[in-house]
A computed fold for a 1416-nucleotide RNA from an uncultured delta proteobacterium, annotated as small-subunit ribosomal RNA. Its mean pLDDT, the model's own confidence on a scale to 100, is 86. The RNAcentral record of the sequence draws on ENA and SILVA.
């Protein structure tokens, strides 16, 4: 520094996650050394043992005993004035824990004390006289269970009191200097009052007392009293900083203020009496929530943001609440008393107790350690001082819980071993890795040396100071002599010897790291995105590979990234965001211009900003972590001096912002009264009659008791046609007939005043459509609710009749809208062009227009610039200021809960649990619309013939079955695989066999192949005989070897497989669609998906040409080329042909002979809108014509673009994988795919007379034949059979074309139609016709009379109808495939049903309407 992740793709907006550091950490899986740290984040829960604050005999009284010694055995002397015990000093207020309360002057930082206090310590003046009384201990007695508690008696002091002195200090008078916040300090001198004291140890010459002991008196030292000044430590007030909540909005009676007086070290409602009525608050009082604050610590580029463990500073606390003693200092952690809940002891009567001091215990917890050793050092108490005391403290134990270092070996060493794994089987890899060799020697071992931390105290000499002193006692120096928990640690040294020393995680993308095997939305994985449904780099496991390494992962938590709260550094037109409008408080902002202040600003030095930390330099542990010394930095506060632009402030001045005064002009501005006509219902009268009224269509209604329609009168409410119009007015909501009266307000033009008076505006407070609500009025039409009537599955709707609230007036509420420009207000600037509305100016004219031209308002289109695009654009969404209001992912919700409002309805304010990875915004690109607009196609319309009924044939579903093998299923499966299942085929079922196999290579061994023939068996096979010795290479003279095709054939490699996956493929094929589309290069626009080209304006069957055109080019499609047909020509002329010549017959190209013409079958030509003429853009083209066999694609065919449907097909064939392997392979027989209550396609034949029969008699085309076509003749009624000529074909043959036309019959009937289905009897293929062929012939003769809804083909030689030939094939066609024959209708048109193509719209859909999505 970024990345993933909303879409088909795009940009944006927005959230979510994730790579980075970090931890007092916890769990797993691993676990060699050592340093230096750091270790109850929960229950301020309970607490069991032991320690944690004592000292001091140099204040002072009592005062043992063990034990030794002596002994007169009664004691005595040492122990000793020692342990102990009291009084007494000082200490216990230090240090050591812990964060429960604490939103405060706790804290942090600056000041303040003229409003204070400080025991020890230091400096320093002064002084310490003279007396009294008593106490505990002890002694002795009485209580109690015990803790303790009372008497009564002796005693001492540095303990306790009184008297005296008292400079000085305190207090009250009262003077002078100074300073001062004016309150009052401070300092000098006056006189008064009233307050002090203790000693104790060492040592001493002279003097003095005493009998001694000693003791005064000198001296040092230590102690004491009382002043003054120092440090140190605090007390207390101030300024300024730092948490959430306003759904907490008002809070307070000791409360604010005085006066007095109490209390304190000291100010002060600290208290207290009286007095006053105040005091705080939106710049957040009170109130709840929550928390020890802070140097710092984590993180960040920084601003920041979290955080307050260890270490250092404060400040609270010490079972809980309360209180005071003592003391210099406490309301005191190991003190007191009271309450309280808890625990323990109790003789039941009463007592004891307080680990948030170190250790430990239990108990909570995911989770924190030894009942350790020392005061040797460091600090601290007490002491003169030895020293005692110290769980502070210095150590060591435990825990990889963090930082830091070190090792687990180096170096050679390819046969690239073996082995694992992968493999395309060739290999690659693990891997120089191992082994071997050769070396090192850290670390644990294990021998042995062996610290630093230790100066002091003491003691001795020597100097110096104190003193009368050479003494004591101090101070420096010199030597002695002792003091170490850690610890026989660290750290050197020897030894021996690769021995003993790696593991965790992750490899789909984010995010370095890939194979392989199980598994089959299962088992599981996942931070987000997601992965697993038979090929999973994401699951598990193995191999390999990446990351780090004594850890390595995960979980939780904190910042980062998040500019995703945005000071730095964000936004509201449509992604969340402008209050529905105004009018104005407070605050914010604010026009020229002068002087002045110096609050903000600015600049120097100055003081603080504790030390540790953090940075930077040097040093110390081998290095590092860690330590230690110096610097620097602390962006803060502070008070001084300085500056004076700029901002406030104070004084003066403008006039251009703002505001007044005047003159005319608009205007549905607002109010209130009156007035009008046009309509609609009504309501009376007249005319006049059967309907009227509604709708899609109708009915509910109305109407013969007279509607509706017409006239004419009246009455009653609402609402004002035309003008009228992106015209006008208002701050919005909104304002429309005319008149008239009261009123808002804004614009033009003009003169003078007023001198910033201005902008915005948090709350307030007014206004506010339409519904609604409340009173009372009104009600014609109109109309929720509610009826009825349609419509529909239903229809609580939409359409209809009706019809009440309400819609109107009047007062009062409500306060809300897509109250929208979805665009707050103000100012000032930044190109124009067009319209319109007021109002002016100039030109002109009689006027009115037109022209220029200025303000103000309203629209349109547009440049720069702005935007994510859309778009905005002097009426910005540009450019800048100023003020306000709003946002922060979606849903949950504008929703609960609560406050406020209101009658009510509801309004305003306004979350959180959960829970999704999205929600969105704008714009591409499709696709879709019962959106548009153009066009086409047998798509409809228009015609002709069917199909749906019938009967069969055939596939298909179903169903049954030992098997009915298997696919294919909307178009696009279904008379399709299958151009032909009796066996075979054949995959399917029964049985019966077989296993290197029916096929292929390798293969030892025997043999030629190969033929026949006998037994068993359904056959496959099995057993056994005969015959047979060839055939091709090489070698050799022969004999004779070898070898090769071929058979057989052990053992093994392998075959085998129509078994699975068409969703794991290739190739093939179908389908949109022969539809006119699909691209693309390089330019150009576009932030980009992407557009342009391909759009458009004409044309075409055609993205087919043409013209335009930011586009010019290309490619794949179209077409063209090939093919088959219509005409002609040209070559050739047998098997075709016959026109002329000749010849022959009953006839016939039969023959000669020809090749003119058909024809065959190759090559050419012909057709291009080429000509004319209109139209057309002078085009492309379209229409009419001539000419021609043919004309505007002449007809037909092969051809099928990018890409779609995971379409079809693993049984054609080819392959991945995955299954079988005496079977899921083979071989055989036999049955099966032909199976039938049914249902679907498709066909055939018919229902009949345009027809059937029967006779007669014409005219094809294309194709096939030797395992074949078969003439002719002969049987047979016939299928066919006998026999044989001819053809391997322009020769012979299949071969009769049939429909057609000529005649006849048959007459509308289940028929002389129709042929099913059944009997019989036969033919032919074939190893075999029962299951199961096809044909003949006789005989029987079903259903059917044109076929519901529905629903195919066909635009010409089509449709229809007629036959006729192939392929497959032994045999079997109504089915495919081809062939000619006779030959039509009808198309107005493109609304409309299906489908396709371009434009273009709209979209919450991209699996794309068979979508998506709502409610229930």
């Nucleotide at each position: 520094a970024g990345a993933g992740u909303u879409u088909g793709a795009u940009c944006c907006u927005g959230g979510c996650u994730c790579a980075g550091a970090g931890c007092g950490a916890a769990c797993g899986u691993u676990g060699g050394c050592g340093g230096c740290g750091c270790g109850c984040u929960u229950a301020a829960c309970a607490c069991a043992u032991g320690c944690a604050a004592g000292u001091c005999g140099a204040a002072c009284g009592c005062g043992a005993a063990a034990a030794g010694a002596c002994u007169u055995c009664g004691g005595u002397c040492u122990g000793a004035g020692u342990a102990g015990c009291g009084u007494g000093g000082c200490g216990c207020a230090c240090g050591g824990g812990u964060g429960a309360g604490u939103a405060a002057c706790a804290c942090g930082u600056g000041g303040g004390u003229a409003a204070c206090c400080u025991a020890c310590c230091c400096c320093u003046g002064g002084g310490u006289c003279u007396g009294g009384g008593a106490u505990a201990a002890c002694a002795u007695g009485u209580c109690g269970a015990a803790a303790g508690a009372c008497g009564u008696g002796c005693u001492a002091a540095u303990a306790c009191c009184g008297g005296a002195u008292g400079a000085g200090a305190c207090c009250a008078c009262a003077g002078c200097u100074u300073c001062u916040u004016c309150g009052g300090g401070a300092g000098c001198a006056g006189g008064g009052g009233g307050a002090a004291a203790a000693g104790g140890u060492g040592g001493g010459g002279a003097c003095c007392g005493g009998a001694g002991a000693c003791g005064g008196c000198c001296u040092a030292c230590c102690a004491c009293c009382u002043g003054g000044g120092g440090a140190u430590g605090g007390g207390c007030c101030c300024g300024c900083g730092g948490c959430c909540u306003a759904u907490c909005a008002g809070c307070u009676u000791g409360u604010u203020g005085g006066u007095g007086a109490g209390g304190u070290a000291a100010u002060g409602g600290c208290u207290c009496a009286c007095c006053a009525a105040g005091g705080c608050u939106a710049a957040g009082a009170c109130g709840g929530g929550u928390a020890g604050c802070u140097g710092g610590u984590c993180u960040g580029a920084g601003a920041g943001g979290a955080u307050g463990a260890u270490c250092a500073g404060c400040c609270a606390c010490a079972c809980u609440g309360g209180u005071a003693c003592u003391g210099a200092g406490a309301c005191a952690c190991g003190g007191a008393c009271c309450a309280g809940a808890c625990u323990c002891c109790u003789a039941c009567g009463g007592g004891a107790g307080g680990c948030a001091g170190c250790a430990g215990u239990g108990g909570g917890g995911a989770a924190u350690u030894u009942u350790g050793c020392g005061c040797a050092a460091u600090g601290g108490a007490c002491g003169a001082a030895a020293g005692u005391c110290u769980g502070a403290c210095g150590c060591a134990g435990c825990g990889a819980c963090g930082c830091c270092g070190c090792g687990u070996g180096u170096g050679c060493g390819a046969u690239g071993a073996a082995g694992g794994c992968c493999u395309u089987u060739g290999g690659g890899u693990c891997g120089u890795a191992a082994a071997g060799c050769a070396c090192u020697g850290u670390c644990a071992g294990u021998u042995g040396g062996g610290a630093c931390g230790a100066a002091a105290a003491c003691u001795u000499g020597c100097g110096g100071g104190u003193u009368a002193a050479u003494a004591c006692c101090u101070c420096g120096u010199a030597g002695g002599c002792u003091u170490g928990a850690c610890g026989g640690u660290a750290c050197c040294a020897g030894c021996a010897a690769a021995g003993g020393a790696a593991g965790c995680a992750c490899c789909g993308g984010c995010u370095a790291a890939c194979u392989c095997u199980g598994u089959g939305c299962c088992a599981g994985c996942a931070g987000c995105c997601g992965c697993g449904g038979u090929a999973a780099u994401a699951c598990a496991g193995a191999g390999g590979g990446u990351g780090c390494a004594a850890a390595c992962g995960u979980u939780g938590c904190u910042c980062g990234g998040a500019u995703u709260u945005a000071c730095u550094g964000g936004g509201c037109g449509u992604a969340a965001a402008g209050c529905g409008c105004g009018u104005g408080u407070a605050g914010g902002c604010g026009g020229u211009u002068u002087g002045g202040u110096a609050a903000g600003u600015c600049g120097u030095a100055u003081g603080u900003g504790a030390a540790a930390g953090c940075c930077c330099u040097c040093g110390g542990c081998u290095c590092a972590a860690c330590c230690g010394a110096g610097g620097a930095a602390g962006u803060g506060c502070a008070g001084c001096c300085g500056a004076a632009a700029c901002u406030a402030c104070c004084a003066g001045a403008c006039u251009u912002g703002a505001g007044u005064u005047c003159u005319g002009a608009a205007g549905a501005g607002g109010u209130u009264g009156g007035c009008g006509g046009a309509a609609u219902g009504c309501g009376c009268a007249g005319u006049g009659u059967a309907g009227a009224g509604g709708u899609g269509a109708a009915a509910u209604u109305c109407g013969u008791a007279g509607a509706u329609a017409u006239u004419g009168c009246g009455u009653a409410g609402a609402a004002c046609a035309c003008c009228g119009g992106u015209g006008g007015c208002g701050a919005a909501g909104g304002c429309g007939g005319c008149c008239a009266a009261c009123u808002g307000g804004g614009a033009a033009g003009a003169u003078a005043c007023u001198g910033a008076c201005g902008c915005u505006g948090a709350g307030a407070c007014g206004c506010g459509a339409a519904a609604g609500c409340g009173u009372g009025g009104g009600g014609a039409g109109c109309a929720a609710a509610c009826a009825g009537g349609a419509u529909u599955a239903g229809a609580u709707a939409c359409c209809c009749u009706g019809g009440u609230a309400g819609u109107c007036c009047a007062c009062g509420c409500c306060g809300u809208a897509a109250a929208c420009g979805a665009u707050g207000a103000g100012u000032a600037c930044u190109a124009g062009g067009u319209g319109u509305u007021g109002c002016g100016g100039g030109u002109a004219u009689u006027g009115a227009c037109c022209c220029c031209u200025g303000c103000a308002g309203u629209g349109c289109c547009g440049a720069c610039g702005c935007u994510a695009a859309c778009g905005c654009a002097u009426u910005a969404a540009g450019u800048a200021c100023u003020c306000c209001g709003c946002c922060u992912g979606g849903g949950g919700a504008g929703u609960a809960c609560g406050g406020c409002c209101g009658c009510a309805a509801g309004g305003c304010u306004a979350a959180a649990a959960c829970u999704c990875a999205a929600a969105g915004g704008a714009a591409u690109u499709g696709a879709c619309g019962g959106g548009g607009g153009c066009c086409c196609g047998c798509a409809c319309a228009a015609g002709c013939g069917g199909u749906g009924g019938a009967g069969u044939a055939u596939g298909u579903g179903g169903u049954u079955u030992a098997a009915u093998u298997c696919g294919a299923c909307g178009c696009a499966a279904c008379g399709c695989g299958c151009a032909g299942a009796a066996c075979c085929u054949u995959a399917c079922c029964g049985g019966g066999g077989u296993u290197u196999g029916a096929c292929a290579u390798c293969g030892a061994u025997g043999g030629a192949a190969u033929u026949c023939c006998u037994g068993a068996g359904a056959a496959a096979c099995c057993a056994g005989g005969a015959a047979g010795u060839a055939c091709c290479u090489c070698c050799u003279u022969u004999u004779g070897g070898a070898g090769g095709a071929c058979c057989u054939g052990a053992a093994g490699a392998c075959a085998g497989g129509u078994g699975c996956u068409g969703c794991a493929u290739g190739g093939c094929u179908g389908u949109c669609g022969u539809c006119a589309g699909c691209u693309c290069g390089u330019g150009u626009c576009g932030u980009g998906a992407g557009a342009u080209g391909u759009u458009g304006g004409g044309u075409u069957a055609a993205g087919u040409c043409c013209c335009g055109c930011a586009a010019c080019g290309a490619g794949c499609g179209c077409a063209a080329c090939c093919c088959c047909u219509g005409c002609c020509g040209u070559u050739a002329g047998u098997u075709g042909c016959c026109a002329g010549c000749g010849g022959a017959u009953a006839a016939u190209g039969c023959c000669g002979g020809g090749c003119a013409c058909u024809c065959u079958a190759a090559c050419g030509g012909g057709a291009c809108u080429g000509c004319c003429g209109u139209c057309g853009u002078c085009a492309a083209g379209a229409c009419g014509g001539a000419g021609g066999a043919a004309g505007g694609c002449g007809g037909g065919g092969a051809c099928g673009a990018c890409g779609u449907c995971a379409a079809g097909u693993c049984c054609u064939c080819a392959u991945g994988g995955c299954c079988c392997u005496u079977a899921u392979g083979c071989c055989c027989c036999g049955g099966g795919c032909u199976a039938c209550a049914c249902a679907c396609g498709u066909a055939c034949u018919a229902c009949a007379a345009u027809g059937g029969g029967c006779g007669g008699u014409a005219c094809a085309g294309a194709g096939g034949g030797u395992c074949g076509c078969u003439a002719g003749c002969c049987u047979g009624c016939g299928a066919a059979g006998g026999u044989c000529a001819g053809c391997c074909a322009a020769u012979c043959c299949c071969a009769g074309a049939a429909a057609a036309c000529c005649g006849u019959c048959c007459u509308c009937a289940g028929u002389u139609c129709g042929g099913a289905u059944u009997g019989c009897a036969g033919u032919c293929u074939g190893c075999a016709a029962c299951u199961c062929g096809a044909c003949u012939g006789c005989a029987u003769g079903a259903a059917g009379u044109c076929g519901g809804a529905a629903u195919c083909g066909c635009u010409a030689g089509u449709a229809a109808u007629c036959g006729c030939g192939g392929a497959u094939c032994a045999g079997c066609a109504a089915g495919c495939c081809g062939c000619g024959g006779u030959g039509a209708a009808u198309a107005c048109g493109u609304u409309c049903c299906c489908g396709g193509g371009c434009c273009u719209u709209g979209u919450a859909c991209a699996c794309a309407c068979c979508g998506c999505c709502c409610g229930u």